RNA sequence: GCCCAAGUGGCGGAAUUGGUAUACGCGCGCGACUCAAAAUCGCGUGGGAGCAAUCCCUUGAGAGUUCGAGUCUCUCCUUGGGCA
Numbered sequence: 001g002c003c004c005a006a007g008u009g010g011c012g013g014a015a016u017u018g019g020u021a022u023a024c025g026c027g028c029g030c031g032a033c034u035c036a037a038a039a040u041c042g043c044g045u046g047g048g049a050g051c052a053a054u055c056c057c058u059u060g061a062g063a064g065u066u067c068g069a070g071u072c073u074c075u076c077c078u079u080g081g082g083c084a
Base pairs, nucleotide, nucleotide: 001083002082003081004080005079006078007077010026011025012024019067027045028044029043030042031041032040046057047056048055049054060076061075062074063073064072
């Protein structure tokens, strides 16, 4: 230099044909149980604004297509693999 794959909440990891982003697990918070703890069980848990109702933002970065993009197209970045 060329080719291929991957990048999603704090971490791992789903998301069907383009149609509610963050299912599920871990972690964390609160509670139950216990003399106390561990284990187990229940509820909650992306970020921001707001007293609240509610609103806004978010899939590595930027642009494009579309009524609608994590998903399709282009450029770039990072990581891994292959070829020379």
Model confidence (mean pLDDT): 83 of 100. A computed fold for an 84-nucleotide RNA from Candidatus Moranbacteria bacterium UBA4824, annotated as transfer RNA. Its Rfam family is "tRNA". The family's RNA type in Rfam is transfer RNA. NCBI's taxonomy places the organism under Bacteria, Bacteria candidate phyla, Candidatus Moraniibacteriota.